[in-house]
C1' cells in the first nucleotide's frame, strides 16, 4: 500500500433564537424560553330605576308666599307749612314650602354576573392527561309539557342624630321599602314510606290605557356542563428490593348531589412487589411541531382540548357552580402608610418598570365588526376581541432596470514581456416605469339598529318594501396622470472532503483550523489584492434536535482471532415444544356499526394580482369498543397414540469418584566395612563439601514424596481433573434384543452444587524441589539471569477462599447437507478348530478436504455450512475491571460497577519490505594460510584544534582528510589592512557635446593604482554642411557580485557494486493490497545454461561487440643496417569452440581429468556502472529560479603590503630509517613509456659541484632529454658500534629561476650529525609477472616546497586446510507490535507545569420523612347569659431531638491524564539477547525478579 471491524469529522433539514457584518418594498405570521423574582401609574366585571325606598337634578301644572317696592292706611314724634314714622290693608314680586305629572341621573337594599373570558406551568409520574365502557349522581341561565302564585307579619341598609379613630373604619339610638326576610293556608304532580299516613312552595311582582308581555314557585323531560367509576397506554435509575396500619377487607354509622376507609367504631389480618412494588430524579398530558424511504427519534412555542395554579401555607364561607387571579379569615415572607395606637397590598390580565439575562414588543386606537355580561329595549361594559406600532425573528412575493455596445477604452491584476484577464462589463446610444415621488379619484368589510309601510301565518315573530343611521383601522388597500434610471447589494467561501486559483507580504512569528491539518523564505489551508464560485435583503457564526448512523440493528448488527460465550453442571420462575381425533372460538382473518373533537397533514376546486396566508370538499387518523361470521394454524379443555424422552433384561471398555492395604527404582539421612585426596559445580571460577577422612563403592535400617518402561493423534469424566499393583463400595456412558410408562422433552433469569496452582486457619509431616532470605560469581550497576544453601510451601486430616491463557479463546439441544483415510470400542456377517483378516451397523476420538461460509486466516457431519428453541455476552481507546455504594470473606480479595477528563485513533487477518544476539544454501584477499607494511621516530603533505587584522572557501564513517589544488613568492586570491574608482576591468542600447581621443614620447606628486601637465600624431564618404565609423567624455537603460540557498535546479561525480540483480506487456489468481513470471531441481563468475512449472514474452543489467596484450600470416612503409635483410609501426587475416579423448552426473546443460596447441575452460588487463540508495558532494568549474549588495559611493572594480606557509596539541596520508638479505667505494652490464621550437639542447670548454660559456642537431623510429637507468652481478672495504647505520636539524660559502627568493623556492659544496635499534591496544594491502623491490618518464610549470599524482619498465616470491567464526553481499524460508524501517519502537519509576475526578478530620446548605412540644383561623363539639363567650378535638405554621438523603467547601495524603527537546535504567516487540503471557505469592528504585499451576497468542 489492501480488506474488514470500529469510532470520529463533513455534506441536508429545522429553531419562540441569539451574536457579527449588511440592509429597499409589501403581505402574512410569530416574539419573556432565564428569576411562578419584585413592582410605580393607569386601565382588565359589571350591569338592571321595567325590583326597591330614597335622594338629586330639569320641566309643567298647582300651592306656599320671604325680601324688596308700588299705592294706600297710620299709633306716634316734630310741627309754622312741609313731613319723618312703627304698624295694617291691597298690588306687584317672586325668594320659599309643599303637591301631583314627565324625564334624566343613581350611593344604598335586591337580582343577574363575577366559577366564563384572560395569564402562568411551580407544583404533578397521577384515573393529570389519552382512548375505551360505565352510573351510585348534580345542572343557574336554554327549550318543550303540566300546575299553581291566596292570607298575612316582623325586620333592615340607605337617611337623621350623637360618639370612637390620624386614618382605614367602627359603634349607640332612631325612621322606612322591595321580586330582601319570615309565618299560615293550599299541595294532584314531588320527597319519605309495603301501606297507612307525614312533610315540603311562590313576587300576581315589574311595564303597560288595554290586548298583552316580561319575571315568581313546584314539577316531568329535553339540550350543555360536571362529579365519580373502570381496562388499557403514560420518562429514567435495581450501585432504590423489600413496601404496608386507614394499611387490606368485612359490619355498622356518619358524611357527600352521588359510590367508596371518604371519616368513626368494632371485627378480621391481610394488600403490594422481578410483568419492578417502595424509594429517588427529571417532568404538566393530548391533538400535534420537527426530522426520517420507513418503522422510529427529538420535542410539546404560537393555535385547539383537558388538568393544575395566582406572593409561600391552611381553611372555609356564598353560591347551580369556588374551596374562588383582579372575594373572606388566619399563620409566613416581603413590601407601603402611619398620629406608633393601628392599617393596607398580591400585573403568573394588557401596556410599562427595576433586576438577572446571550436574549424578546407601546405605559397605542375603537367596540365599527366577531364574542361575552347585564338588560323589555336603547344601551351600558369588555386591555376578550379587532386593528395600529416596535423587531429581517420566520414563511413568501417583488425590485435595485433592460436592449444594443470592441478600439475588446482607461484603470486594476497576472505575464513566458507576446499578451491574458476583469469584460458587453463600463462609458455610449436608444427604450421601459414594477418600485420611488407629485396631483387626483376611491372601495370591501354594513349584518344591522330604529321608525312607517305592508305581506304572511296559530300569538309569539318572520319575509318585502321605504327613510334615517352606525368604520378604530383610514383617505387605508386599489386605480388614474405626469417626472425621471431615477430611491435600492449585500455576506460567506475559494488545500481535500466541497463549487471557486493567482500574485504578493509573512518565515513554526503573526495566525487559521468542523476533521485530517496548514506555517521553519518560492504557503491555491496565515495577512492583502485580483479573479472565480455559492446564497441573495440577506448571508455567516453559535446553540438545540433529527438525519446520514444497519453507530443499540423489530424492519436491520453481532460475540474463534477485531469489543462480546457466562469456569462448569443441577435446576425454580418464564420461554419454546411430537403425531390423531373432538370440543371452544381467546390469539389470527373478515364484514358491519359507533369512536377516533375542529384545525393540522395529503388531494381536488376555489378568494386575496401570484405565492405565502385563507376557504370548501374528499382522503387520512394505521386506535379503542360492539354487532354477526371462518376456524386452517398457535392457545385452552378433554380423549388417544408411539417415532422425542424414560425405564426393565443381557452384555462391554474405561488414569471416573471414595476408602483401605500393598511393590520396586531413585534420593536423603543414619551406622558399619573398604579406601585417600579431593569433591562439587561453571562459559570460566568461586562461594559449599572433605585428612573429625568426603566423593567413589559394599552392606544393614529408617524416611517421606512421586510412580520410569507399559505409553499412543489413547482412554474417563459436566468442567476443574484422573497413571505402581490390588480390595471393597460407588457414579457415568456405549452396544443388543424385545418388552414397559405415554410428551413424562428442550433451554434456563434468580438459587444451589463441583471449581486447578497459589494463598489462609487448626492440627500433623517434611525425603526431594524450592517464594522469601544468605553467600558465591557476571556486571557500568545486577535487589535477575548461572552458582552454594536455604525457609514458608509442596504431602496428609478438617475448614476456608472462588480465581486462570478456568481455552477448541468456539454455551446448551434438535434436525438437515457429498466424501477419502487413521484410531478405541461395541455389535452383525462371511469364514476358522481357533484367533487375526475382510464387510457391515452402532458410539467416542484424530487428520485432509466438496458445497457453503469466513475480512481474511480458516471451517466444514465433532461446522465457524443450512435452520429451529432457549440462556448469557458485545457497542471507539484510555481513565478502569478502578473509585463509591452493596453482598461475600479471617485475611488476602473476589462479585456486581461508573463519571469528570483524555485522544483521533485503538484493533484483527492478510501483503511487499526492512530488520532479527532466527534458520538454510553461496560469494567476495571477508576470515584463514602467507608476505609486505601502519600505528612507535625524524621529516613530507593533507586534517581538526588553537592563535591572528587575516590565517578565504569547500569536503566529516565506510563514501572528508598527499581531497578541489595536475604546481600560493607577485599573479593566482576569493582572505586581511591600507590608498584610490562610480555606466564602472569587460558587454549591448539610446542621447548630447567633442574631433580628435586613444596611442607614443616625456616631466612632476605617489607605494603603486591613479592624478595633474607638455610635446608629438590626427581616420571615411568629403567642397562646406551633414552624416557614418571610431574613441574617450557626460547622461540614463544598466553592468557588477568566488554573496546567499546543492534543502529550489541542470549538468557531472562518489558509493553500495562490475554485485546480478531491477522490470515490463499480455494472460492466469485473489474482495484487495498484491502475487506468478523471477519460485523449485542441477549448473554458472553471472537472473549463464538446462529441466520441470499458469504461464508465455519482452527491456535494462551479466555476457558479446571495442581498446592493449600473448601466437601465426598478408599488404605497406620511413628508420635501422653498407646491402641483403630485418627489429618495429601501421592495415588487414587466422586462431579457442568444452572442438576431440577418457571419466562424473544424466532427460540435459554441465564438472574433473587428458591430448594437442603460442595460449584452455572467460588466456591476462582496460573501458563499459541497470531500477535505484544516501534532501550523499558541488551555486568556489560552468549554467540556472529566488532573495540580497550596488549614486547611501559598494558584497562591484583597482593597487601595494600582508595572509592562505601561523603552533602547546590531536588525527590521516606518504617519504626516509633503524641496517650487515646491509652501507660505501671501484669498473663494467641490461630496459620502456615519453616530452621537446617562447622547446630538448649535442660535441667541446670552464668550474668540486649545482651551474656557466657554447651552439652542431632536431617541428623529431633520423637530433636531443639519454652513451638514457637502478637493484642485481663483479671486486674491495666496513664487522653489529646509535656504528663507514641513519640523515633531521643547524653553520658558511656558492648556483639557478624570477620585476622581486625577508616572510615563503630549489640545486650545489664543505661542515654539523638528532630522534631512531623494527614499534601497545589496534589496524591496511596483496592470491602471480600479483606482492615486494629499483629505477625512469610525463601533466601542471619561469622556478618549486613532488617524498604526491598519472604512466613505464627490471628483479620477481610466498600461501589459500577450508568457511566454524569478523565484515560485506545474493536467494528462499521464518518471526515482527518497525515502514524517517533495529542509529527503529518502546515500557516503569523519579523531577517540574496544568486538569479533572475520588478519599479525608471536620466545616456550611438543600430535600423528604419520624418523634415529642407549642399551636392560629375554620370545621365541629360540649358549656353558658345563646347578635356572642369560654373550653375540647383536629391541623397549617414554628421549635427541639435523633437519624437518613443530596449538594458545597476542606489541611492533608493517593492513583490518572496532558505537557519540543530533563534524570535513571531496558521490561516488551527478533529465540528481544533469561520465549511471552493469565492466576496466584513473596520480593525489588523502576521497568521488574522469583516461586508454582496453567495457556501458546
Nucleotide at each position: 500500500a489492501u480488506c474488514c471491524u470500529g469510532g470520529u469529522c463533513c455534506a441536508g433539514g429545522a429553531u419562540g433564537a441569539a451574536c457579527g457584518c449588511u440592509g429597499g418594498c409589501g403581505g402574512c405570521g410569530u416574539g419573556g424560553a432565564u428569576a411562578a423574582g419584585g413592582c410605580a401609574u393607569g386601565c382588565a366585571a359589571g350591569u338592571c330605576g321595567a325590583a326597591c325606598g330614597g335622594u338629586u337634578c330639569u320641566a309643567a301644572a298647582g300651592u306656599u308666599g320671604a325680601a324688596g317696592u308700588u299705592a294706600u292706611u297710620g299709633a306716634g314724634a316734630u310741627u309754622a307749612c312741609a313731613u319723618c314714622a312703627a304698624g295694617g290693608u291691597a298690588g306687584c314680586g317672586g325668594a320659599u314650602u309643599u303637591u301631583u305629572u314627565a324625564g334624566a341621573a343613581u350611593a344604598g337594599u335586591g337580582g343577574c354576573g363575577a366559577a366564563c373570558g384572560a395569564g402562568u406551568u411551580a407544583g404533578u409520574a397521577a384515573c393529570a392527561c389519552c382512548u375505551u365502557g360505565g352510573u351510585a349522581c348534580g345542572u343557574a341561565c336554554c327549550u318543550c309539557g303540566a300546575a299553581g302564585a291566596c292570607g298575612g307579619g316582623a325586620a333592615u341598609a340607605a337617611c337623621c342624630a350623637g360618639c370612637c379613630g390620624a386614618a382605614a373604619g367602627g359603634u349607640u339610638g332612631g325612621c322606612u321599602a322591595a321580586u330582601g326576610c319570615c309565618c299560615g293556608a293550599u299541595a294532584g304532580u314531588c320527597u319519605c314510606g309495603c301501606a297507612a299516613g307525614a312533610g315540603u312552595a311562590a313576587a300576581u311582582c315589574u311595564c303597560g290605557c288595554a290586548a298583552g308581555a316580561g319575571g315568581c314557585u313546584u314539577u316531568g323531560a329535553g339540550a350543555u356542563c360536571g362529579g365519580c367509576c373502570u381496562a388499557g397506554g403514560u420518562c429514567u435509575g435495581a450501585u432504590c428490593a423489600g413496601c404496608u396500619a386507614g394499611u387490606u377487607g368485612g359490619u355498622g354509622a356518619g358524611g357527600u348531589a352521588a359510590u367508596g376507609g371518604c371519616u368513626c367504631a368494632c371485627c378480621a389480618a391481610g394488600g403490594c412487589u422481578a410483568u419492578g412494588a417502595c424509594c429517588a430524579g427529571u417532568a404538566g398530558g393530548g391533538g400535534a411541531g420537527c426530522u426520517g424511504a420507513g418503522a422510529g427519534g427529538c420535542u410539546g412555542a404560537c393555535c385547539c382540548c383537558c388538568a393544575a395554579c395566582g406572593a409561600g401555607g391552611g381553611a372555609a364561607c356564598u353560591g347551580a357552580g369556588a374551596c374562588a387571579c383582579g372575594g373572606u379569615c388566619c399563620c409566613u415572607a416581603c413590601a407601603u402608610c402611619u398620629a406608633c395606637g393601628g392599617a393596607u397590598g398580591g400585573c403568573c390580565g394588557c401596556a410599562g418598570u427595576c433586576g438577572a439575562g446571550a436574549a424578546u414588543a407601546u405605559u397605542c386606537g375603537a367596540c365599527a365588526a366577531u364574542g361575552g355580561g347585564c338588560g323589555a329595549a336603547a344601551g351600558c361594559c369588555u386591555g376578550a376581541u379587532c386593528g395600529a406600532g416596535c423587531g429581517a425573528c420566520g414563511c413568501c412575493g417583488c425590485g435595485u432596470g433592460c436592449a444594443g455596445g470592441a478600439u475588446g477604452a482607461a484603470g486594476g491584476u497576472c505575464u513566458u514581456a507576446g499578451g491574458a484577464u476583469u469584460g458587453u462589463a463600463a462609458a455610449c446610444u436608444g427604450c421601459u416605469u414594477u418600485u420611488c415621488u407629485g396631483c387626483c379619484g376611491g372601495a370591501u368589510g354594513a349584518a344591522g339598529u330604529a321608525a312607517c309601510g305592508u305581506c304572511a301565518u296559530u300569538u309569539a315573530u318572520g319575509g318585502c318594501g321605504u327613510u334615517a343611521u352606525u368604520g378604530a383601522c383610514c383617505g387605508u388597500a386599489c386605480g388614474g396622470c405626469g417626472g425621471g434610471a431615477a430611491u435600492a447589494a449585500g455576506g460567506g467561501g475559494c488545500u481535500g472532503c466541497u463549487a471557486a486559483c493567482u500574485u504578493c507580504g509573512u518565515g513554526c512569528c503573526a495566525g487559521c483550523a468542523g476533521c485530517c491539518g496548514c506555517g521553519g523564505u518560492a504557503a491555491u489551508a496565515c495577512g492583502a489584492a485580483g479573479g472565480c464560485c455559492c446564497c441573495a435583503a440577506g448571508c455567516g457564526u453559535u446553540a438545540u434536535c433529527c438525519g446520514g448512523a444497519u453507530u443499540u440493528a423489530u424492519u436491520g448488527g453481532g460475540c474463534g482471532u477485531a469489543a462480546a460465550g457466562g469456569g462448569c453442571g443441577c435446576g425454580u420462575a418464564g420461554g419454546a415444544g411430537g403425531u390423531c381425533c373432538g370440543a371452544u372460538g381467546c390469539g389470527u382473518c373478515u364484514u358491519c356499526c359507533g369512536u377516533u373533537a375542529a384545525a393540522u397533514u395529503c388531494u381536488g376546486c376555489g378568494g386575496c394580482u401570484c405565492a405565502a396566508c385563507c376557504g370548501c370538499a374528499g382522503a387520512u387518523c394505521u386506535g379503542c369498543g360492539g354487532g354477526g361470521g371462518a376456524u386452517a394454524c398457535g392457545g385452552u379443555c378433554g380423549g388417544g397414540c408411539u417415532a422425542g424422552a424414560g425405564g426393565a433384561c443381557g452384555u462391554u471398555a474405561g488414569a471416573g469418584g471414595c476408602a483401605g492395604a500393598u511393590g520396586g527404582a531413585a534420593c536423603g539421612c543414619a551406622c558399619g566395612g573398604u579406601g585417600u585426596a579431593g569433591g562439587g559445580g561453571u562459559g570460566a571460577a568461586a562461594u559449599c563439601c572433605g585428612u573429625u577422612g568426603a566423593u567413589a563403592u559394599c552392606g544393614u535400617g529408617c524416611g517421606g514424596a512421586a510412580c520410569a518402561c507399559c505409553a499412543a493423534a489413547g482412554g474417563c469424566g459436566a468442567a476443574g481433573g484422573c497413571a505402581u499393583c490390588u480390595u471393597a463400595c460407588u457414579g457415568g456412558g456405549g452396544u443388543a434384543u424385545u418388552c414397559c410408562u405415554g410428551a413424562c422433552c428442550c433451554u434456563g433469569a434468580g438459587g444451589c452444587a463441583c471449581g486447578a496452582a497459589a494463598g489462609c486457619g487448626u492440627g500433623g509431616g517434611g525425603a526431594g524441589c524450592a517464594a522469601a532470605a544468605a553467600g558465591g560469581a557476571u556486571u557500568a550497576g545486577a535487589u535477575a539471569c548461572c552458582c552454594u544453601u536455604g525457609u514458608a510451601g509442596u504431602c496428609c486430616a478438617c475448614g476456608c477462599c472462588c480465581u486462570a491463557a478456568a481455552c477448541g479463546a468456539u454455551g446448551u439441544c434438535c434436525a438437515c447437507u457429498g466424501g477419502c483415510u487413521g484410531u478405541c470400542u461395541c455389535g452383525a456377517g462371511u469364514a476358522u478348530c481357533g484367533a487375526c483378516c475382510c464387510u457391515c451397523g452402532g458410539g467416542g476420538u484424530g487428520g485432509c478436504g466438496a458445497a457453503g461460509c469466513u475480512a481474511a486466516c480458516g471451517c466444514g457431519u465433532u461446522a465457524a455450512g443450512u435452520g429451529g428453541a432457549c440462556c448469557g455476552c458485545c457497542u471507539g481507546g484510555g481513565a478502569a475491571g478502578u473509585a463509591c455504594g452493596g453482598c461475600c470473606g479471617c485475611a488476602a480479595g473476589g462479585c456486581u460497577a461508573a463519571a469528570a477528563c483524555u485522544c483521533a485513533a485503538a484493533g484483527g487477518a492478510a501483503u511487499a519490505g526492512a530488520c532479527g544476539g532466527g534458520g538454510a544454501c553461496u560469494c567476495g584477499c571477508a576470515c584463514a594460510a602467507g608476505c609486505g607494511g601502519u600505528g612507535g621516530a625524524g621529516c613530507a603533505u593533507g586534517a581538526g584544534g588553537u592563535u591572528c587584522a587575516a590565517u578565504u572557501c569547500g569536503a566529516c564513517a565506510a563514501u572528508a582528510a598527499g581531497c578541489g589544488a595536475g604546481g600560493a613568492a607577485c599573479c593566482u586570491u576569493a582572505c586581511c589592512a591600507g590608498g584610490g574608482c562610480u555606466u564602472g576591468a569587460a558587454a549591448u542600447c539610446c542621447a548630447g557635446a567633442c574631433g580628435a581621443c586613444a596611442g607614443g614620447u616625456u616631466g612632476c606628486c605617489g607605494a603603486a593604482a591613479g592624478g595633474c601637465g607638455a610635446c608629438u600624431c590626427u581616420u571615411c564618404u568629403c567642397u562646406c554642411a551633414a552624416g557614418g565609423a571610431c574613441g574617450g567624455c557626460u547622461g540614463g537603460a544598466c553592468a557588477g557580485g568566488u554573496g546567499c540557498u546543492g534543502c529550489a535546479u541542470g549538468g557531472u561525480u562518489g558509493u553500495c557494486g562490475u554485485c546480478a540483480g531491477c522490470u515490463c506487456g499480455u494472460g492466469u489468481u485473489u474482495u484487495g493490497a498484491a502475487a506468478u513470471g523471477u519460485u523449485c531441481c542441477c549448473u554458472u563468475a553471472a537472473g549463464u545454461g538446462g529441466g520441470g512449472u499458469a504461464a508465455c514474452g519482452a527491456g535494462c543489467g551479466c555476457a558479446a561487440c571495442c581498446c592493449u596484450u600473448a601466437c601465426c600470416u598478408g599488404a605497406u612503409g620511413u628508420u635501422a643496417u653498407a646491402u641483403g635483410u630485418g627489429u618495429c609501426a601501421u592495415c588487414g587475416g587466422g586462431a579457442a569452440c568444452u572442438g576431440c579423448c577418457c571419466u562424473c552426473a544424466u532427460u540435459u546443460u554441465g564438472g574433473g581429468g587428458g591430448a594437442g596447441g603460442a595460449a584452455g575452460g572467460a588466456g591476462a588487463g582496460g573501458a563499459u556502472g541497470a531500477c535505484g540508495u544516501c534532501a550523499a558532494a558541488u551555486c568556489c568549474g560552468c549554467a540556472u529560479g529566488g532573495c540580497c549588495c550596488u549614486c547611501u559611493g559598494a558584497u562591484g572594480c583597482c593597487c601595494u603590503g600582508g595572509g592562505c606557509c601561523a603552533c602547546a596539541c590531536u588525527c590521516g596520508u606518504g617519504c626516509u630509517a633503524c641496517a650487515a638479505u646491509g652501507g660505501c667505494c671501484a669498473g663494467a652490464a641490461c630496459a620502456a613509456u615519453g616530452g621537446g621550437u617562447u622547446g630538448c639542447c649535442a660535441a667541446g670548454c670552464c668550474g668540486c659541484a649545482a651551474g656557466g660559456c657554447g651552439g652542431a642537431g632536431c617541428u623529431a623510429a633520423u637530433c636531443c632529454u639519454a652513451u638514457c637507468a637502478a637493484a642485481a652481478a663483479u671486486g674491495g672495504c666496513c664487522u653489529c658500534a646509535g656504528u663507514u647505520c641513519g640523515g633531521a636539524u643547524u653553520g658558511a660559502g656558492g648556483g639557478c629561476u624570477g620585476c622581486a627568493a625577508c616572510u615563503c623556492g630549489c640545486c650545489c659544496u664543505c661542515a654539523u650529525g638528532a630522534a631512531g635499534c623494527c614499534g601497545g591496544a589496534a589496524u591496511c594491502g596483496c592470491u602471480a609477472g600479483u606482492a615486494a623491490u629499483c629505477g625512469c618518464g610525463c601533466a601542471u610549470c619561469a622556478g618549486c616546497c613532488a617524498u604526491g599524482g598519472c604512466g613505464c619498465g627490471g628483479u620477481g616470491a610466498a600461501u589459500a586446510c577450508g568457511u566454524u567464526c569478523u565484515c560485506g553481499a545474493g536467494u528462499c524460508c521464518u518471526g515482527u507490535a518497525c515502514u524517517c524501517a533495529c542509529c527503529g519502537c518502546c515500557c516503569g519509576u523519579c523531577a517540574c507545569u496544568u486538569c479533572a475526578a475520588g478519599g479525608a478530620a471536620g466545616c456550611c446548605g438543600g430535600g423528604a420523612a419520624u418523634a415529642c412540644c407549642u399551636g392560629a383561623a375554620a370545621a365541629u363539639u360540649c358549656a353558658g347569659u345563646u347578635u356572642c363567650u369560654g373550653g375540647g378535638u383536629c391541623u397549617a405554621a414554628g421549635g427541639u431531638a435523633a437519624g437518613u438523603u443530596c449538594g458545597g467547601u476542606g489541611a492533608c495524603a493517593u492513583g490518572g491524564a496532558a505537557g519540543a527537546a530533563g534524570u535513571c535504567g531496558u521490561a516488551a516487540c527478533a529465540a528481544g539477547g533469561c520465549a511471552c503471557g493469565c492466576g496466584u505469592a513473596g520480593c525489588g528504585g523502576a521497568a521488574g525478579c522469583u516461586g508454582u499451576g496453567c495457556g501458546u497468542g

This is a predicted structure of a 1497-nucleotide RNA (small-subunit ribosomal RNA) from Candidatus Paceibacter sp. NCBI's taxonomy places the organism under Bacteria, Bacillati, Minisyncoccia, Minisyncoccales, Candidatus Paceibacter. The prediction has a mean pLDDT of 83.